[in-house]
RNA sequence: CGGGAUGUAGUUCAGAUGGCAGAACACACGGUUCGGGACCGUGAGGUCGUGAGUUCAAGUCUCACCAUCCCGA
Numbered sequence: 001c002g003g004g005a006u007g008u009a010g011u012u013c014a015g016a017u018g019g020c021a022g023a024a025c026a027c028a029c030g031g032u033u034c035g036g037g038a039c040c041g042u043g044a045g046g047u048c049g050u051g052a053g054u055u056c057a058a059g060u061c062u063c064a065c066c067a068u069c070c071c072g073a
Stems, first nucleotide, its partner, number of pairs: 001072007010025004019056001027043005049065005
């Protein structure tokens, strides 16, 4: 320098064809227990890597950039 993959909750990841952002674990509160763990219930937590474009509507499509990883030179 060229090509490719990945980027979504604290963590690991879902989210075909564009149409209300989700699960598990973790966390907070409550129940249960003498107490803890386990279990049950409730809840909080997201500018979907950044910026633009297309569209009535973008996590999803297009472009540029950034970060990490892989391949080539």